[in-house]
RNA sequence: AUAAAUAAUUGGCAAACUUAUUGAAAGAUAAGGACGCAAAGCUAAGGGUCUAAGCCGUAAGGGGACGGUAUGACAGCCGGUUGCAUAU
Numbered sequence: 001a002u003a004a005a006u007a008a009u010u011g012g013c014a015a016a017c018u019u020a021u022u023g024a025a026a027g028a029u030a031a032g033g034a035c036g037c038a039a040a041g042c043u044a045a046g047g048g049u050c051u052a053a054g055c056c057g058u059a060a061g062g063g064g065a066c067g068g069u070a071u072g073a074c075a076g077c078c079g080g081u082u083g084c085a086u087a088u
Base pairs, nucleotide, nucleotide: 001088002087003086012037013036017032018031019030020029021028022027035076041081042080043079046078047077048074049073050072054069055068056067057066058065
């Protein structure tokens, strides 16, 4: 520098679920717990997905309802990027 066929250590990460905290929600954090993961490291100024407090619109006497919207999230969806063991 290149590769991803096979394989992985008394090592690493940790889905669902449970409890507590937090948040309008989506979600997040901590503890427990392991479905899985060879980038389940990083990146949310690329795509995608989730949510809609606030804001805008509609009808409406009001409460409230419906539609739209990210400035809120998700990296264990794709992409981008860095890197370990191994092989050449």
A computed fold for an 88-nucleotide RNA, annotated as c-di-GMP-I riboswitch aptamer. The sequence was found by an Rfam model in a public genome assembly. Its Rfam family is "c-di-GMP-I riboswitch aptamer". Rfam links the family to the GO term cyclic-di-GMP binding.